[in-house]
Transfer RNA from a Rhodospirillaceae bacterium, 75 nucleotides, folded computationally. The prediction has a mean pLDDT of 82. Rfam family: tRNA. Lineage of the source: Bacteria > Pseudomonadota > Alphaproteobacteria > Rhodospirillales > Rhodospirillaceae.
């Protein structure tokens, strides 16, 4: 350098046009003589950044950023 794949809550990932979800964690109740286990509820992200398309974009295009994996090059 080129190619592809990813970037979504604190971690780990769903969601691929129509106001964002799970599990774990965390906060509060229930159970318990008290833990852990199990049960309820409850906070938390303008979805890497800009820019386009569109009535509407976390979804789709394009540009940069980071990430990971493949090729090429160099001495």
């Nucleotide at each position: 350098g080129c190619u592809g794949c990813c970037g979504u809550a604190g971690c780990u990932c769903a969601g691929g046009g129509g106001u964002a979800g799970a599990g774990c964690a965390c906060c509060c109740c229930c159970u318990u003589g008290g833990u852990a286990a199990g049960g309820g509820g409850g906070a938390g992200g303008u979805c890497c950044a800009g820019a386009g398309u569109u009535c509407a974009a976390a979804u789709c295009u394009c540009u940069g950023c980071g990430g990971c994996a493949g090729c090429a090059c160099c001495a």